[in-house]
RNA sequence: UUAUCAAGAAAGGUUGAGGGAUUAGACCCUGUGAAACCUUAGCAACCCUCCUUUUGGAGAAGGUGCUACAUUCUACUGAGUUAAAUCUCGGAUAGAUAA
Repeated sequence: UUAUCAAGAAAGGUUGAGGGAUUAGACCCUGUGAAACCUUAGCAACCCUCCUUUUGGAGAAGGUGCUACAUUCUACUGAGUUAAAUCUCGGAUAGAUAA
């Protein structure tokens, strides 16, 4: 810089108190074991492989990633709406992943 981000996919071991990126608020998860690390399994299909021909299809050996909750939700802004940031939709910012 570009693309994607409401889909999908967990068991075991070590360990032992935090965790859901950061700040604030909300809402959650967690000694029926958080986070981290390891093993195995799985998901997805960005890179990749094959076919087809430049678009589409199939695959999963390898490089990454991921496996509570929408990137958990809100914050800034536009439009509509409401008694009301009350609700809905879009955009921006920030972030994550890949090339």
The RNA shown here (SAM riboswitch aptamer (S box leader)) has 99 nucleotides and comes from uncultured Christiangramia sp. The coordinates come from a structure-prediction model, not an experiment, and the mean pLDDT is 83.